[in-house]
RNAcentral holds the sequence, with entries from ENA. A computed fold for a 72-nucleotide RNA from a Pseudomonadota bacterium, annotated as transfer RNA.
Parts: sequence; structure tokens; C1' cells
RNA sequence: CCCUUGAUAGCUCAGUGGUAGAGCAUCGGACCGGGAAUCCGAAGGUCGUGGGUUCAAUCCCCACUUGAGGUU
Repeated sequence: CCCUUGAUAGCUCAGUGGUAGAGCAUCGGACCGGGAAUCCGAAGGUCGUGGGUUCAAUCCCCACUUGAGGUU
């Protein structure tokens, strides 16, 4: 230099064009004599950045940034 692949909540990850989700963590409540466990609920996202296609983009295309792997 080139090729492949990843970037989504604090963390680990889903989500194959039509309102962004789960588990853990955090906070509140129920339960308990109190705590743990369990149960219920809430909050938390400009979906890496910038463009393009489309009525509509986390999703498709291009460039860039960054992580991982590979060829020479």
C1' cells in the first nucleotide's frame, strides 16, 4: 500500500429500508424485623464522523477516523 471485518445505553451485545431493544450495572418501589435474593417500574442513545441514494437510512453506496485479522 492492498483485502476482510467491527464501531448501537456505563459494560457485553441484538436489530437484513417503516416509532431503536435485551442482559448486567444504576435509581425508585414491593417483599423482609433488617439485609441479601426475588418481583415490579424508571432513567439512560444526536446508532463513530461527513456526504450520497430513497417518500423514508442503525440498515444501501462513497470518503474519513479508529479497533481486530490477513496478503505482499
Background: The prediction has a mean pLDDT of 84. Rfam family: tRNA. By type it is a transfer RNA.